[in-house]
Context: one part of a larger RNA
RNA sequence: UGACGGGGGCCCGCACAAGCGGAGGAGCAUGUGGUUUAAUUCGAUGAUACGCGAGGAACCUUACCUGGGCUUAAAUGUAGAACGACCAUCCGGGAAACCGGAUUUCUCUUCGGAGCGAUCUACAAGGUGCUGCAUGGUUGUCGUCAGCUCGUGCCGUGAGGUGUCGGGUUAAGUCCCAUAACGAGCGCAACCCCUAUUCUUAGUUACCAUCAGAUAAUGCUGGGGACUCUAAGAAAACUGCCAGCGCAAGCUGUGAGGAAGGUGGGGAUGACGUCAAAUCAGCACGGCCCUUAUGUCCAGGGCUACACACGUGCUACAAUGGCCGGUACAGAGGGUCGCUACCUGGCAACAGGAUGCUAAUCUCGAAAACCGGUCUCAGUCCGGAUCGAAGUCUGCAACUCGACUUCGUGAAGUUGGAUUCGCUAGUAAUCGCAUAUCAGCAAUGGUGCGGUGAAUACGUUCCCGGGCCUUGUACA
Repeated sequence: UGACGGGGGCCCGCACAAGCGGAGGAGCAUGUGGUUUAAUUCGAUGAUACGCGAGGAACCUUACCUGGGCUUAAAUGUAGAACGACCAUCCGGGAAACCGGAUUUCUCUUCGGAGCGAUCUACAAGGUGCUGCAUGGUUGUCGUCAGCUCGUGCCGUGAGGUGUCGGGUUAAGUCCCAUAACGAGCGCAACCCCUAUUCUUAGUUACCAUCAGAUAAUGCUGGGGACUCUAAGAAAACUGCCAGCGCAAGCUGUGAGGAAGGUGGGGAUGACGUCAAAUCAGCACGGCCCUUAUGUCCAGGGCUACACACGUGCUACAAUGGCCGGUACAGAGGGUCGCUACCUGGCAACAGGAUGCUAAUCUCGAAAACCGGUCUCAGUCCGGAUCGAAGUCUGCAACUCGACUUCGUGAAGUUGGAUUCGCUAGUAAUCGCAUAUCAGCAAUGGUGCGGUGAAUACGUUCCCGGGCCUUGUACA
C1' cells in the first nucleotide's frame, strides 16, 4: 500500500421488513447429471452452467456409430504431358455413394497456333484433431456500482502519501465550503432514440365535422383540410418563480402555473480493473498432431435411450370457476415459391374453386371482459396424462422420430415439508396477439406487442451484496 476481521462509524440496493404471486408435492415439456449404448457428437458447471451455444436434430443439419467407397482429393492457381472431350442419355451391379460398359462428342484459324473444357503428373490441400494455461476478437460477472488515475508542486531515506481527506449535500469523486495543494483525464451527468403535451407544414393508401349524391348497408362517391392519424420541423422543464430553512451547495411544500416537477417514464450507453472466468466448435491465429486418414463421399442408425437425481417452464387441482349460446374493443408485426377475402364440400384438421394485394390500399387477425343459460362442491359437466381407432397436412420419405383434427379412453392431482424466487406502478398478477428460425414441427422456449389492472413500504435491529472513513493483523 492492499486484502481480510463472527472490529467500529456513516450510507445505499426488492438486501431485509410490509405486501402480492410463484417454485419445492402431481402430470407433461425442456435442459443437465448419472446410467445404458455400436454411438447416445462436442462445449457450458457456485453466484456468473443447466428452455445455455441450438433464432427449429425425420434425411440434410451432424461434428458421433456401423457398413460400403475415394486418395491432388470438395474448391482454386501455376508448370508440364497427352487429349477433344466433359456433361448428358441408356444398360448391368449396388442401399446409395460409386464401379464397369455402350451411345453421343468443342470453337476460331493466316493451318504455325490460340481459346475453352476435362484427364494425368508435380507443387501448393484438408482436419468441428489438441492446447482458451501460447493468443486476437467477442462475451459474462462485480456493476450503471462511483469509482480509477495523471501532470506539476509539497511531505517522506524509501515503498509511498497528499490531491481523492474534513464539514455539509447528491442518484453520483454531484455540487458547495474549508484546505499544501493547484489543475487535468477516463468514468457520473448531458448530448442520441422511443414515449407523455402543443403548434407549424403536408394531406395519400389514412380521416369524415360541415355540404351534396347513392345504397339493403358501409368514407361507398363528389368534395373537405376541421378532427383522428401519419412524418418532418419547432416549442416546452431550468429548482426558472413563490414561501420556509441554510454561509453556500441544496432541502422541504396539498405552493403557483403547467400535458409533464425536481433524473417526467423507458432504452442505448458498462471507467481502471477482478475471476490464468467463457469461447481454438462462429471467425482468425502460434505451436503440436493425422495425411490410402484424425481428410472426404454415401446408406442406415444415433444426438429422441431410462431403475434414478436436479434446474427452468407449461397445465391443473376448480364456482373470482367449467361448459353452451350471443355480442364488443387493440397494438406491433408478417406476406408473391407468399398472405388470402368470398363460395362450395367436410363435424373438424383441411380440400376444390375464385378474387385482391410487392401492401397506411388487399390479407393474416384477438382473448380475458360484457349479456343470457346450465352445473351446485363431487375426483365432479374439475383436470387432462395415457392408450385405442379413423383421418388431414408438409415433405423423396413421418417405423425408430413430425404437427394437427375427430370419436372413444379418462391416470396423478383436493393448494404442496424443510427451504427458496420474482416484483415498488401502468409495475406485479392475469389475458390473448405477432414474429425470427422454418418444407413441416416436437414453441409450453426466445424476442416484441397491446387489453384488464392491484396490494404494500413502519423502518434499517438483523440476512446478502456494495461504497467511503477508521482500527487490528504472525497474510501478500
Description:
A computed fold for a 476-nucleotide part of an RNA from an uncultured bacterium, annotated as small-subunit ribosomal RNA, 3' major domain. Its Rfam family is "Bacterial small subunit ribosomal RNA". Rfam links the family to the GO terms structural constituent of ribosome and ribosome. The coordinates come from a structure-prediction model, not an experiment, and the mean pLDDT is 80.